[in-house]
């Protein structure tokens, strides 16, 4: 170099044209002598990057770039 796939919260992924979302993690209440589980609130994202296409884009289109798979 060629093909196919994957990139969202710290961590594993979820959503595939219109509200960014879950478990886990963390923060704080509360409960205990303490610690844990379990509880109630919270915080946290430039949807890997750059253009395109559309009233509108996480999503659809070319790149780019990382990471995996596969044939030679």
């Nucleotide at each position: 170099g060629c093909g196919c796939g994957a990139u969202u919260a710290g961590c594993u992924c979820a959503g595939c044209g219109g509200g960014a979302g879950a478990g886990c993690a963390c923060u704080a209440c509360a409960u205990u002598g303490a610690c844990a589980c379990g509880g109630u609130a919270g915080g946290g994202g430039u949807c890997a990057c750059u253009g395109g296409u559309u009233c509108a884009a996480u999503c659809c289109c070319a790149g780019u770039a990382u990471c995996g798979c596969g044939a030679a």